[in-house]
């Protein structure tokens, strides 16, 4: 340098054009002598940046950035 994959909550990941979600973690409460476990509720997002297509984009297109793989 060419090609491929990935980037979404603090972490691991869903979501493949129509309200951004789950588990874990965090917070509050219940329970308990206390802790843990369990149960209920709940906080948390410029969807890597920019531009384009569309009535509408996390999703499609272009470009850039970061990480990984592969070829030379």
């Nucleotide at each position: 340098g060419g090609c491929c994959c990935a980037g979404u909550a603090g972490c691991u990941c869903a979501g493949u054009g129509g309200c951004a979600g789950a588990g874990c973690a965090g917070g509050u409460g219940c329970c308990u002598c206390u802790u843990a476990a369990g149960c209920a509720c709940u906080u948390g997002g410029u969807c890597g940046g920019g531009g384009g297509u569309u009535c509408g984009a996390a999703u499609c297109c272009c470009u850039c950035c970061u990480g990984g793989g592969u070829c030379a």